[in-house]
Molecule: transfer RNA
Organism: uncultured Bacilli bacterium
RNA sequence: GCGCCUGUAGCUCAACUGGAUAGAGUGUCAGACUACGAAUCUGGAGGUUGCGAGUUCGAUUCUUGCCAGGCGCG
Repeated sequence: GCGCCUGUAGCUCAACUGGAUAGAGUGUCAGACUACGAAUCUGGAGGUUGCGAGUUCGAUUCUUGCCAGGCGCG
C1' cells in the first nucleotide's frame, strides 16, 4: 500500500437480511433478608448505536468518506 472483518451501557455481547419505547448478563446504587457481612431476592440509574454525509415515510441495520482495532497478502 491492497483486501476482509469488527466498533452498541463501566465490561462482555444481542437486536430474527429497514419498522413498535435499543435489550440481556455482569458491574454499580437503593431496599428486603442477616447480629454484621457474603450469597439470594426486588427495584432504579446508566446509550448522541466510533465521527460525518447520503438513500428512505422510517437506519443499530443499506451506501459512502474518515477514525480506531484485528486478520491476511505484498